Background: Predicted 3D model of a 353-nucleotide RNA (Bacterial RNase P class A) from a Lysobacteraceae bacterium. The prediction has a mean pLDDT of 77. Its Rfam family is "Bacterial RNase P class A". It is annotated as a ribozyme.

[in-house]
This record gives sequence, C1' cells and structure tokens, in this order.
RNA sequence: GGAGUCGGCUGAACAGUCGCUGUCCCGAAAGGGGUGGAGGAAAGUCCGGGCUUCGAAGGGCAGGGUGCCAGGUAACACCUGGGAGGCGCGAGCCUACGGAAAGUGCCACAGAAAACGAACCGCCUCCGGUCCCCUCGGGAAUCGGCGGUAAGGGUGAAAAGGUGCGGUAAGAGCGCACCGCGUCGCGGGUAACCGUUGACGGCAGGGCAAACCCCACCCGAAGCAAGGCCAAAUAGGGAUGCAUUGGCGUGGCCCGCGCCGCAUCCGGGUAGGCUGCUCGAGGCGGCUGGUGACAGCCGCCCCAGACGAAUGACUGUUCCAGACAGAACCCGGCUUACAGGCCGACUCCGGAG
Repeated sequence: GGAGUCGGCUGAACAGUCGCUGUCCCGAAAGGGGUGGAGGAAAGUCCGGGCUUCGAAGGGCAGGGUGCCAGGUAACACCUGGGAGGCGCGAGCCUACGGAAAGUGCCACAGAAAACGAACCGCCUCCGGUCCCCUCGGGAAUCGGCGGUAAGGGUGAAAAGGUGCGGUAAGAGCGCACCGCGUCGCGGGUAACCGUUGACGGCAGGGCAAACCCCACCCGAAGCAAGGCCAAAUAGGGAUGCAUUGGCGUGGCCCGCGCCGCAUCCGGGUAGGCUGCUCGAGGCGGCUGGUGACAGCCGCCCCAGACGAAUGACUGUUCCAGACAGAACCCGGCUUACAGGCCGACUCCGGAG
C1' cells in the first nucleotide's frame, strides 16, 4: 500500500416565526407560562412471555413444537461457550446436529444387478467337436454345453470395506498383517465427546428420516376489537327444536367435575363517554464476579400515550449526509430494508527500512 474477516456506534444539528399535542402551574373563561413529544428497525406478525377473561382449572387420546452438550434468561425455535461434521491459505463461516441393528418406502437414466436372488465382457474344472504340432503319451488354438466365480474390465453419485501377502482349478476376509468398522476396558472431561503401542470380533453391503416412522423433552384456549365502569335508547318482542336416558361450560374427542336451561332464525334499539394507557423483567454510569451470554451492589434519571388518529410549514447557518422509513397494551428475540459516515480488533498478499 492492497485485499478481507468479526464486532460496535450514528442515522442529521442549531437558531427564529407561525401551527399541533401530553402533562403541571396561573386564570371565571378566553388565554398565558414551564416542561416533554416516533425507530434501529416503529416493518414482518415468525417465536417467547407479562397482563385480562373463561375453565374448579384434573387425567388421557389425538394434535402441535423442539431435537449434540452445558450454561444465561421471566421464557423461547433466542443468546453465550464448548463438541462433531463441512467450507476457507487464514482471520473466520455454515449446520433441520437424536435414531437407518424396530418396521415400511424411495434412489431417474445408465448398468447384469440399486436390498432374496438372477452375471454383459471376462477367469477356471469337466464333456463334446474342428484344426495344427509331435516318437506312443501329449501340447497349443478355436467353437458349443453343464458347473464354479465376483479378484480384473465396463455403467453409475453410489456396486457386497481398502492395500499387500498367502491360498485356490480359477477366485473370494477364504486365511493373515496393517488400516477402516463394531463391542468392551483404561485415561481426560459436568457432559457432548476425545485419546489409547489394551482386549475381542471377520464385520450389520450405500444414501435419504427437510420420507412415513421410532425415541426424548415441552404445550389449556382466546386476545386491548382482552376486560371493567357510566350514560342513553328500545320490544323483559316473536317463532322453532332439544330437555335429567338431556343440555351447557374458550381448539378436537373421551372420562371426571361444576351448573340448570341450551341452540338456531326473524325483528327492534345503541355504536356515546371514561378506563385499561404507560414507573417498566425501564434507561444511563461505576464497581465486583464470570472465558462469555449475564448476574449482584451503589448512584443518577423519568424519556410519546394519539383516538378518523398529535411533531407540520417557512427562513438562515453548520455539514463528509439527508437512505430504509411513523408508536396505538407492553416487553425479550429473530428475520427483512437501509444513502452517507465513524471506531476497534484480527488475517492474508506485496514492497521498503
């Protein structure tokens, strides 16, 4: 100097004029004054909870979710740290990561064959034929048949573990050695798992479970349009069905339990106001502990609560710039979008001293 990897921050600021709004103070009111007023994702509605209501809230089945280990957390499918597998020269990154020896299923085309087997080209013993050589015997070549074989070749992503030696008519874990695989032992580790110059076994022939399935753990439902209060108005209306051998009771079914009415349709009235509604698993700073996520302690701070839906318009200045984009009960995550700018650590390449 160049090329990368990981992490963090910012997302315009100041002043003036008019306008909007929460809250506090003054005021009979009008109004005036003080103070505050959209995000890092407010987005997607994908997870987890807080809160509210129902259910005496229990049990089971079906169903759903997660899927290596250990921690963090209110909890999680999140985060942190490890393990295994894979990618990268590396810093680092990815993983839908339990089980294929419970069962079922799929693997196109090619290939003999893709889970009982059956062998295309080959190799070998035996039988028969033809032909050549030769001193009787016999030897070589070739064709056909019964049988043996899966070591060599071919096909394929993948073909009955790999290499070597022995053995065989020719071959084959057929036997042996080493490697691989499986089981046990020993050592390390909380564990996943790692190591092993320990022992045994010729050994279940590949993949897919993001195929059905098996295993382990977890799961009531609905949702602020939840729910509560006030005011007002109407028709305490009508019809049909079931009715203790029944019906109803917040996903489905069964049992249990509770209650005594329940369901459907037609018709009529209301759609207003208040609350829930913002002090929170809150934010910031420091110290301590921890590899870390985070936890504890101390101190400081109050930081949007609209309701047809509040922050808009103009001017000037600064600037390296104006992207993605607007709360509606709240919080913790994940995912997606993003102009410009800033900071830190680490890796690789080249050069100079």